Predicted 3D model of an 85-nucleotide RNA (Glycine riboswitch aptamer) from Yoonia tamlensis. Of the family's consensus pairs, 90% are formed in the model. Its mean pLDDT, the model's own confidence on a scale to 100, is 80. The organism belongs to Yoonia, within Bacteria.

[in-house]
RNA sequence: ACAACGACAUCGGGAGAACCAGUUCACUGGUGCCGAAGGAGCAACCGCCCCGGAAACUCUCAGGCCAAAGGACCGCUGUCGUUUC
Numbered sequence: 001a002c003a004a005c006g007a008c009a010u011c012g013g014g015a016g017a018a019c020c021a022g023u024u025c026a027c028u029g030g031u032g033c034c035g036a037a038g039g040a041g042c043a044a045c046c047g048c049c050c051c052g053g054a055a056a057c058u059c060u061c062a063g064g065c066c067a068a069a070g071g072a073c074c075g076c077u078g079u080c081g082u083u084u085c
Stems, first nucleotide, its partner, number of pairs: 001084001003083007011075003018031005032065003038061001039059003045053003
């Protein structure tokens, strides 16, 4: 210098999925459903190849199925660290 990578924070975008009954509209029960917090499983792939890291795939423990909240992931900005010049 702010080029690359990583972490954190603000802001913006951000999907899917029901009905019945009770009802103090917070929720509870029954059955069904969703996958993009988290978690777990397989292993495509990757690495320094002993052994590790591993998904947006799969499961649905958790979570969710008016709204709100949350929300993987993406983008801008800022801070820090490493590398590079």